[in-house]
This is a predicted structure of a 503-nucleotide part of an RNA (small-subunit ribosomal RNA, 5' domain) from an uncultured bacterium. The coordinates come from a structure-prediction model, not an experiment, and the mean pLDDT is 84. Rfam family: Bacterial small subunit ribosomal RNA.

Context: one part of a larger RNA
RNA sequence: GGACGAACGCUGGCGGCGUGCCUAACACAUGCAAGUCGAACGGAGUAAGCCCUUCGGGACUUACUUAGUGGCGAACGGGUGAGUAACGCGUGAGGAACCUGCCUUUCAGUGGGGGACAACAGUUGGAAACGACUGCUAAUACCGCAUGAAGCAGUUUGGAGGCAUCUCCGAGCUGCCAAAGAUUUAUUGCUGAAAGAUGGCCUCGCGUCUGAUUAGAUAGUUGGUGAGGUAACGGCCCACCAAGUCGACGAUCAGUAGCCGGACUGAGAGGUUGAACGGCCACAUUGGGACUGAGAUACGGCCCAGACUCCUACGGGAGGCAGCAGUGGGGAAUAUUGGGCAAUGGGGGAAACCCUGACCCAGCAACGCCGCGUGAAGGAAGAAGGCCUUCGGGUUGUAAACUUCUUUUACCAGGGACGAAGAACGUGACGGUACCUGGAGAAAAAGCCACGGCUAACUACGUGCCAGCAGCCACGGUAAUACGUAGGUGGCAAGCGUUGUCC
Numbered sequence: 001g002g003a004c005g006a007a008c009g010c011u012g013g014c015g016g017c018g019u020g021c022c023u024a025a026c027a028c029a030u031g032c033a034a035g036u037c038g039a040a041c042g043g044a045g046u047a048a049g050c051c052c053u054u055c056g057g058g059a060c061u062u063a064c065u066u067a068g069u070g071g072c073g074a075a076c077g078g079g080u081g082a083g084u085a086a087c088g089c090g091u092g093a094g095g096a097a098c099c100u101g102c103c104u105u106u107c108a109g110u111g112g113g114g115g116a117c118a119a120c121a122g123u124u125g126g127a128a129a130c131g132a133c134u135g136c137u138a139a140u141a142c143c144g145c146a147u148g149a150a151g152c153a154g155u156u157u158g159g160a161g162g163c164a165u166c167u168c169c170g171a172g173c174u175g176c177c178a179a180a181g182a183u184u185u186a187u188u189g190c191u192g193a194a195a196g197a198u199g200g201c202c203u204c205g206c207g208u209c210u211g212a213u214u215a216g217a218u219a220g221u222u223g224g225u226g227a228g229g230u231a232a233c234g235g236c237c238c239a240c241c242a243a244g245u246c247g248a249c250g251a252u253c254a255g256u257a258g259c260c261g262g263a264c265u266g267a268g269a270g271g272u273u274g275a276a277c278g279g280c281c282a283c284a285u286u287g288g289g290a291c292u293g294a295g296a297u298a299c300g301g302c303c304c305a306g307a308c309u310c311c312u313a314c315g316g317g318a319g320g321c322a323g324c325a326g327u328g329g330g331g332a333a334u335a336u337u338g339g340g341c342a343a344u345g346g347g348g349g350a351a352a353c354c355c356u357g358a359c360c361c362a363g364c365a366a367c368g369c370c371g372c373g374u375g376a377a378g379g380a381a382g383a384a385g386g387c388c389u390u391c392g393g394g395u396u397g398u399a400a401a402c403u404u405c406u407u408u409u410a411c412c413a414g415g416g417a418c419g420a421a422g423a424a425c426g427u428g429a430c431g432g433u434a435c436c437u438g439g440a441g442a443a444a445a446a447g448c449c450a451c452g453g454c455u456a457a458c459u460a461c462g463u464g465c466c467a468g469c470a471g472c473c474a475c476g477g478u479a480a481u482a483c484g485u486a487g488g489u490g491g492c493a494a495g496c497g498u499u500g501u502c503c
Stems, first nucleotide, its partner, number of pairs: 001503004006499005013372006019365002021330001026328003030325003035072003040069002043066007051058002079283003088208008098200002103196008111145001113143002120135006151176011181188002209255003216246003221243006228236001258280004262273004285306005308319004336362001338361003344358001345356004375405004385396004409444001411439005419430001447492005452473003458487005468475001
């Protein structure tokens, strides 16, 4: 000198764009953050119409609403960085060892049956949370049967290729396996297969902090055979067998740490760093476990244990903000319990639409960057006042007053968007905002630090090694340009200084 997610002191006019718990991965009141589909299904309710009626009511149609069964989603999106020195990340390869819902393309099919369980009704337990029993019922819920190969498995055989195991193509035989309808004429679903795309999983080469005042570490340990398990390879797991495997090219142990694209600095080499934005990883009160599913570390799922908090009729229950706001606490320190789904995107739906604290906006904060303003021109009797003075004057100083102008921004009034779609109608939270026009009036808007040298800028008074200053040298003990105040001057400017950290 530059930089900052900064803080502190003094000061503070406006706008645009960004950024804002770095500390306690501390504890959390309250609200919201994941639903949707009636064009899968049976009920229930409301309204209207119509028919029947024993006048109590009942049947049918249409529209709307929906607790339940069922489907899809909830594994995305959002948060945090505790753990992790690791194939975690980065980069480059490999999978002849793998999976992939929704989407795209192609081929083929969609036949015929059955038994349940919710809802509901009745009985009943419990303070509650929540149940228990009996009976009825529908489906795109569940289960057999049929059909069935381009599929899978076994077997026979021909050919081609490779990288050890092997892989690919063709032919024959045997065995096994599927489905669901809805609404009404046009669709959309469902099942099997092949391919693609997307996403994931696994393996390997290289790179990835400090300590030797850590030198030996290791028994599923290293390898083999077999069996199991997995989508798949593998001590992944197990039985048996062998005794290996790693290590001064730093094993093991200990400490620290999420990694990267990037960011800051520097002429570069390098050093430091990993906030915001983007990619990957890990975690969701602590520890463990599986279930469901195409997919799970399952934040707003389940079970068990621990700690904590709450309710209780003492028998038993409920909870998890490292989602958005917000509260307490910690701290030098970090914001609103705001508006909207209008846009972009996501989930569901045929659609209308619903949901979306993602997102878009607004609020707060000079926290940062950038821009603008606080007036312009003229004006010497060089006014008054202040300060200094050798008492002559000098300086503040064209500065002010005064004259003539201008009106950015702020203020008032009128108009008023783009963002909204291929065209017509409709749709804007922001917002009566930006912007445009008119109006009044210099009107409403300057501070902070420094002035001994480094280092731009000096005098007076007070103080008297005191009070104090200080980044280094140093200053102050009666003439202090170094302390304090005043005048003046210098620097930067809505900021200026100080502190902290990095280069």

The RNAcentral record of the full RNA draws on ENA, Greengenes and SILVA.